The RNA shown here (transfer RNA) has 83 nucleotides and comes from a Patescibacteria group bacterium. Rfam family: tRNA. Rfam's curators write: Transfer RNA (tRNA) molecules are approximately 80 nucleotides in length. By type it is a transfer RNA.
[in-house]
């Protein structure tokens, strides 16, 4: 250089045929248990703005579409393979 797979919250990692993003898990925080702590149980846990309720948000731009994480383009970065 060419092919293919891949980039989603604090981390892994769901999201089906294009239709509610962030399912579950881990952390992490605030309760309960405890003399105290581990351990377990419970509840919150993406950003913002000003309760209420709005906006934003899937590697960066761009496009198609009522509708985009999913489809199509061009960059970028990981990884595997070929040269």
């Nucleotide at each position: 250089g060419c092919g293919c797979g891949g980039g989603u919250g604090g981390u892994g990692g769901a999201a089906c045929u294009g239709g509610u993003a962030u399912a579950c898990a881990c952390g992490a925080c605030a309760g309960a248990c405890u003399u105290a702590a581990a351990a377990u149980c419970u509840g919150u846990u993406g950003c913002u703005c000003a309760u209420a309720g709005g906006g934003c948000u899937u590697g960066c731009g761009g496009g198609u579409u009522c509708g985009a994480g999913u489809c199509c383009c061009g960059c970028c970065c990981c990884g595997c393979g070929c040269a």
The sequence was found in a public genome assembly. Its mean pLDDT, the model's own confidence on a scale to 100, is 81.